Notes: Predicted 3D model of a 74-nucleotide RNA (c-di-GMP-I-GGC riboswitch aptamer) from a Candidatus Acetothermia bacterium. Lineage of the source: Bacteria > Bacteria candidate phyla > Candidatus Bipolaricaulota. The prediction has a mean pLDDT of 80.

RNA sequence: CCUGAAAAGGGCACACCCACCGCAAGGUGGGGCCGCAAAGCCGCGGAUCCGUAAGGACUGCCGGGCUGCCAGGU
Numbered sequence: 001c002c003u004g005a006a007a008a009g010g011g012c013a014c015a016c017c018c019a020c021c022g023c024a025a026g027g028u029g030g031g032g033c034c035g036c037a038a039a040g041c042c043g044c045g046g047a048u049c050c051g052u053a054a055g056g057a058c059u060g061c062c063g064g065g066c067u068g069c070c071a072g073g074u
Stems, first nucleotide, its partner, number of pairs: 001073004011036002016031006034060001040066003044063003048057003
């Protein structure tokens, strides 16, 4: 630097349930079928969603930036 077929030690946590917060999308904590090699971090661009609006939400939708475990190869 490339790759993620197999293996190992760990990690994360969708649906759903409980509590709390929010008008809402949704968020935080606990549990947790499915799934994930960045499903780690940044809402930076697009998409989507919420909101009368102002403005928000979502990175487990697609790009981009930064960082990173294990294994194999060069």